Notes: Model confidence (mean pLDDT): 79 of 100. This is a predicted complex of two RNAs, RNase P RNA and transfer RNA, with 427 nucleotides together. It holds a member of the Rfam family "Bacterial RNase P class A". Rfam describes the family as follows. Ribonuclease P (RNase P) is a ubiquitous endoribonuclease, found in archaea, bacteria and eukarya as well as chloroplasts and mitochondria. By type it is a ribozyme.
[in-house]
């Protein structure tokens, strides 16, 4: 230097003319002037808010999210460090990462046995029968082999994704944590860490795997969404059902009926027209402290769209490195997923060049 | 804008707790028949919309992106 990571930014410039749209000015009301005018994702709507209306005494039940640890943050399937666990040679990337000795269920085919396991092939020492062989004091005794039923055994076979800790050694009649050393996981102690968790030491001897199955444990969550909603204004047609006061009526009065302002829910019926919500906010930009960092505070400073048939485009001249992906509709914080092409900073060294 | 479903053979659907995917209908091929229809048998025909994950194993469970549908004034 190639390569390879990891973070940040740009997303054609520049004059000219036409056009569109929203503020303000100014008007002879016909317009004219001056500002201003998309994005990193304005997208997916996949999270969390803000606001807004309905409910609602406070809390549980359902039901849902989420789930190492500490911080940040309004909150988040969010960020930032740190553990730990995969990958990589590193530099670094990823990771729904609580709980299987609380329950319940599942684990298909193969396979003996799928969970407080089992014995198919094997291995084994002893009976029991046969076979042939050596010894012999002729009574039998000892070793082989084969076959048989009851037993050890789980070390090899062999099914499986997975076979009840791994490897080595000792030991056994074969074997086995049956013992021993190491490793792996379990508990308890000690130390260091706020903490996850790492380290040393001890013990007994092994407890399978799946909660992105139900489930438990721990935080957290009312419902609907700007087509929310709120005010004018034009239109139309009621009807059913219920509730209704110290009320009026029938009654001297209760009970009961009925009438009732007014409300409720259902169904029918109009309307599609202005105006608010509607963009100054968890904002952006410079410094400056605090923090490893998110990120938090101060001071200075900008105003950067706001439509409602729905605007930000066209032509032309030059220049480059010839220009992706795409366009606001209530706003904000993330997330994700689409981008020709180029610019900076910092890291890494397996290997290749000088 | 906003909210909420769905995708399996050519067509219209099933697959309820994951265990290796059917049904009708259309099409091929045969048999019945003088022939067609109707009926009978037989056989092919699916990377379950993509793509990752989670599990020994995904049409099923999780995420994310494609598409097509439905609903609020």
């Nucleotide at each position: 230097c190639c390569u390879g990571c990891a973070g940040g930014c740009c997303g054609g410039g520049u004059g000219a003319c036409c056009g569109c749209g929203a503020g303000u000015c100014g008007u002879u009301c016909g317009c004219g002037g001056c500002u201003c005018g998309a994005g990193g994702a304005a997208a997916g709507u996949c999270c969390g808010g803000a606001c807004a209306c309905c409910g609602u005494a406070g809390g549980g039940c359902a039901g849902g999210a989420c789930g190492c640890u500490g911080g940040g943050g309004a909150a988040a399937c969010c960020c930032c460090a740190g553990g730990c666990g995969g990958c990589g040679a590193a530099a670094g990337c990823c990771g729904a990462c609580g709980g299987a000795a609380a329950g319940u269920g599942g684990c298909a085919c193969a396979g003996a046995a799928a969970g407080g396991a089992g014995a198919c092939c094997g291995c084994c020492a002893g009976c029991a029968g046969c076979g042939a062989u050596u010894c012999u004091c002729c009574g039998g005794a000892g070793a082989c082999g084969c076959u048989g039923a009851a037993g050890g055994u789980a070390a090899g076979g062999g099914u499986g994704a997975a076979a009840a800790g791994g490897u080595g050694g000792g030991g056994u009649a074969a074997g086995a944590g049956c013992c021993c050393a190491c490793c792996a996981g379990c508990g308890c102690c000690g130390u260091g860490g706020u903490g996850a968790c790492a380290c040393g030491g001890c013990g007994g001897c092994u407890c399978g795997c799946c909660a992105a199955a139900c489930c438990c444990c721990g935080u957290c969550c009312g419902g609907u969404g700007c087509a929310a909603g709120g005010c004018g204004a034009a239109g139309c047609a009621g009807g059913u059902u219920c509730c209704g006061a110290c009320g009026a009526c029938g009654c001297a009065g209760c009970c009961c009926g009925c009438c009732g302002a007014g409300g409720a829910a259902c169904c029918g019926g109009g309307u599609a027209c202005g105006c608010c919500g509607c963009u100054a906010g968890a904002g952006c930009g410079g410094c400056c402290g605090g923090g490893c960092a998110a990120c938090c505070g101060g001071c200075c400073g900008c105003c950067g769209a706001g439509a409602g048939g729905g605007a930000u485009g066209g032509u032309c001249a030059c220049c480059c490195u010839c220009g992706a992906c795409a366009g606001a509709a209530u706003c904000c914080g993330g997330c994700u997923u689409a981008c020709a092409g180029g610019c900076c900073u910092g890291c890494u060294a397996c290997g290749g060049a000088a | 804008g906003g909210g909420c479903c769905g995708u399996u053979a050519g067509c219209u659907c099933a697959g309820c707790u994951g265990g290796u995917a059917g049904a009708g209908c259309a099409g091929g091929g045969g048999a019945c028949u003088c022939u067609u229809a109707a009926u009978c048998c037989c056989a092919a025909g699916g990377u379950c919309g993509a793509a990752g994950g989670u599990u020994c194993g995904a049409g099923u469970c999780c995420u994310u992106c494609a598409c097509g549908g439905c609903c609020c004034a």